[in-house]
RNA sequence: GUCAGGGUAGUUCAGUGGAAGAAUGCCGGUCUCAUAAUCCGGAGGUCGAGGGUUCAAUCCCCUCCCCUGACA
Numbered sequence: 001g002u003c004a005g006g007g008u009a010g011u012u013c014a015g016u017g018g019a020a021g022a023a024u025g026c027c028g029g030u031c032u033c034a035u036a037a038u039c040c041g042g043a044g045g046u047c048g049a050g051g052g053u054u055c056a057a058u059c060c061c062c063u064c065c066c067c068u069g070a071c072a
Stems, first nucleotide, its partner, number of pairs: 001071007010024004018055001026042004048064005
């Protein structure tokens, strides 16, 4: 340099047009003599950036940035 895959909660990942969820972690409660585990509740997201299409974009299109791999 070319091609492919990926970037979404603190972390690991789903979600592929109707506006975002799970697990785990964190906080509070429950339980215990106490801790852990269990159970209940809660907070936490400019969905990598900008532009375009659309009534509506995490999702479709274009450009750019970053990570991984293959080839040269």
Predicted 3D model of a 72-nucleotide RNA (transfer RNA) from a Candidatus Aenigmatarchaeota archaeon. Model confidence (mean pLDDT): 84 of 100. RNAcentral holds the sequence, with entries from ENA. Taxonomically the source falls in Candidatus Aenigmatarchaeota (Archaea, Nanobdellati). Its Rfam family is "tRNA". Rfam's curators write: Transfer RNA (tRNA) molecules are approximately 80 nucleotides in length.